[in-house]
RNA sequence: AAGUUAUUAAGAGUAUGGCGAGAGCAACUGGCUCAAUGACCCAUCAGCAACCUGCCUUGUCCUUCGAAGCUUUAGCGAAGGAGGAUCAGUAAGGUGCUAAUUCCAGCCCGUAAAAGGGAGAGAUAAUAC
Numbered sequence: 001a002a003g004u005u006a007u008u009a010a011g012a013g014u015a016u017g018g019c020g021a022g023a024g025c026a027a028c029u030g031g032c033u034c035a036a037u038g039a040c041c042c043a044u045c046a047g048c049a050a051c052c053u054g055c056c057u058u059g060u061c062c063u064u065c066g067a068a069g070c071u072u073u074a075g076c077g078a079a080g081g082a083g084g085a086u087c088a089g090u091a092a093g094g095u096g097c098u099a100a101u102u103c104c105a106g107c108c109c110g111u112a113a114a115a116g117g118g119a120g121a122g123a124u125a126a127u128a129c
Stems, first nucleotide, its partner, number of pairs: 003127006013045001015044004022034003028106004046098003051094002053091003059086007069076002102121001107118003
């Protein structure tokens, strides 16, 4: 990297400085927005977020061990122990993100046309050699 899994209508900047013309996170097309009142991008600062990770707490569930006893030869079996899963909170540490649903549509179902639903692709995180 291919692949796999989960999420993808929420949230958070018209910030300061720089650059100087296109941009809207794959390609193309059609729209629609943003942009010399400086967009996009770069740097700094600020912020959002619990995917990974750390801490902490609370119960629940599953597996296993488990005395007396029961049953009758093989099982049941409390407190408790061990392991795993899950829920809430917290930390911005690792990424990521901070216009408009991934801006909308273009493939399928559906409709008079829409709405709506699904798929595909993209993005983010983890994993994977």